Predicted 3D model of a 73-nucleotide RNA (transfer RNA) from Halorutilales archaeon Cl-col2-1. RNAcentral records the identical sequence in 2 taxa. It matches the Rfam family "tRNA". Rfam's curators write: Transfer RNA (tRNA) molecules are approximately 80 nucleotides in length. The family's RNA type in Rfam is transfer RNA.
[in-house]
């Protein structure tokens, strides 16, 4: 130098063939218990990697970059 796959919550990872963004594990909180662990419910936290573009609307769909991992030379 080229080709491919990923980048979404603190951590692991779904998600929509464009239309309110999620789960588990962790965090908080209350029940519950003598008390601690378990178990039950709740709440919190996201500019979907970062600029463009197409669209009434983009995490999704194009284009360029930034990073991670694999291939090829």
């Nucleotide at each position: 130098g080229c080709c491919g796959u990923c980048g979404u919550a603190g951590c692991u990872c779904a998600g929509u063939c464009g239309g309110c963004a999620g789960a588990g594990c962790g965090a908080g909180u209350g029940c519950u218990u003598c008390g601690u662990a378990a178990g039950c419910a709740c709440u919190a936290g996201g500019c979907c990697g970062u600029g463009g573009g197409u669209u009434c609307g983009a995490u999704u769909c194009c284009c360029a970059c930034c990073g991670a991992c694999g291939g090829c030379u």
The prediction has a mean pLDDT of 81. Lineage of the source: Archaea > Methanobacteriati > Methanobacteriota > Halobacteria > Halorutilales.